[in-house]
Notes:
Large-subunit ribosomal RNA, domain VI from a Pseudomonadota bacterium, 266 nucleotides, folded computationally. The full RNA is in RNAcentral, with records from ENA.

Context: one part of a larger RNA
RNA sequence: CGUAGGAGAUUUGCGAGGAGUCGACCCUAGUACGAGAGGACCGGGUUGAACUGACCUCUGGUGUACCUGUUGUGCCGCCAGGCGCAGACGCAGGGUAGCUACGUCGGGAAGGGAUAAGCGCUGAAAGCAUCUAAGCGCCAAGCCCACCUCAAGAUGAGAUCUCCCACAGCAUAAGCUGGUAAGACCCCCGGAAGACUACCGGGUUGAUAGGCCGCGGUUGUAAGCACGGUAACGUGUUGAGACGAGCGGUACUAAUAGGUCGAGGG
Repeated sequence: CGUAGGAGAUUUGCGAGGAGUCGACCCUAGUACGAGAGGACCGGGUUGAACUGACCUCUGGUGUACCUGUUGUGCCGCCAGGCGCAGACGCAGGGUAGCUACGUCGGGAAGGGAUAAGCGCUGAAAGCAUCUAAGCGCCAAGCCCACCUCAAGAUGAGAUCUCCCACAGCAUAAGCUGGUAAGACCCCCGGAAGACUACCGGGUUGAUAGGCCGCGGUUGUAAGCACGGUAACGUGUUGAGACGAGCGGUACUAAUAGGUCGAGGG
């Protein structure tokens, strides 16, 4: 820009892409077959490999400053208690959310249609024969559907539901301009959305983010004081104190105020 007014939703599916794999074991059955050795078709069940989708309950990984321990050194006057640096974590032990695989769950199927090679029925040309010439069947991991995803710029521009209305000026030809409607955007607070953009939520008629409070969770018993010990240290107060992302609550802070666009129809 188009989709013959302007919007907000929900859709149909022309078409496109993806998937499509392969074992082992058990039963049928030690049956059919075979002198024996051996050993099935068909059918049913179980369990895997690799591949693949989703997810984080479990098992693990990461988790750059969440907790703790600790060395050297400097500083806060000293003790105690802390902080800086040693990597853009000093080292070490753990670790929520998120992201993840080594973790968990799922998938390939079944079914239908038309066929290939192949196997047939009926059957002439050619009194026979012949699956083929007319006609009719069966049949593949393959083809078309079926399964998953995208999809009306599918210009062939589809469909359904709902909302907004027949304004003003100038021209008068369905034109131009302006203020509006439904609605949208700018702007702002944010997001398991994201390079930007886009997408999604929210904007005081508000729980969108932060703060605060509660809970969860992590770390592992803070500081101070008391007691015991010459002391290192231990014990008690105490599962204490501290605490990113998780789940809720609460307008304390910030989303204020405002601006722009947006129909008048063949």